Transfer RNA from Marophrys sp. SRT127, 72 nucleotides, folded computationally.
Rfam family: tRNA. Rfam's curators write: Transfer RNA (tRNA) molecules are approximately 80 nucleotides in length.
The organism belongs to Marophrys, within Eukaryota.
The sequence is in RNAcentral, with records from ENA.
[in-house]
RNA sequence: AUGCCCAUAGCUCAGAAGGUAGAGCAGUAGUCUUCUAAACUAUAGGUCACAAGUUCGAGUCUUGUUGGGCAU
Numbered sequence: 001a002u003g004c005c006c007a008u009a010g011c012u013c014a015g016a017a018g019g020u021a022g023a024g025c026a027g028u029a030g031u032c033u034u035c036u037a038a039a040c041u042a043u044a045g046g047u048c049a050c051a052a053g054u055u056c057g058a059g060u061c062u063u064g065u066u067g068g069g070c071a072u
Stems, first nucleotide, its partner, number of pairs: 001072007010025004019056001027043005049065005
């Protein structure tokens, strides 16, 4: 330099084909317990890396940028 892959909650990741953004763990509150832990119940948390385009509608499609990985 060129090609390919990845970027979604604090962490690990789902989200076929465009149509209300989710799970597990972690956090917070409660129940239980002599206390802690465990278990159970409830709950908060996201400009979907950034910018633009297409579309009635974009996490999803297209382009560019940035960062990371792999190959040459």